[in-house]
Overview: Model confidence (mean pLDDT): 87 of 100. SAM riboswitch aptamer (S box leader) from an uncultured Myxococcales bacterium, 89 nucleotides, folded computationally. The model forms 89% of the base pairs in the Rfam consensus. Rfam family: SAM riboswitch aptamer (S box leader). About the family: The SAM riboswitch is found upstream of a number of genes which code for proteins involved in methionine or cysteine biosynthesis in Gram-positive bacteria.

């Protein structure tokens, strides 16, 4: 990279550095943003996909490893397109 299979209308920021973008990809839309975007840094916090203990029936738990913390993946269209997680290759 690239297959599978599983989930995507819940929930969760504060401060430094930064300075103009963001909100997957194209369009139309509508929104966040100098009352500080995107990025990094430290803390906090949500969550339970896999591991670990515990139970043995659907469960606990939150230790490790991931994740995430505006709005249904923001809405519409276009494909089966994006993100995460696990397992192969």
């Nucleotide at each position: 990279u690239g297959c599978u299979c599983a989930u995507c209308c819940a929930g969760a920021u504060g401060c430094g550095c930064g300075g103009a973008g963001g909100g997957g990809u194209c369009c139309g839309g509508c929104c966040c943003u100098u009352u500080g975007a995107a990025g990094c840094g430290c803390g906090g916090c949500c969550a339970a996909c896999c591991g670990a203990c515990c139970a043995u029936g659907a469960g606990g738990c939150a230790c490790g490893g991931u994740g995430g913390c505006a709005a249904u993946g923001c809405c519409g269209g276009c494909a089966a397109c994006g993100a995460u997680g696990a397992g192969g290759a």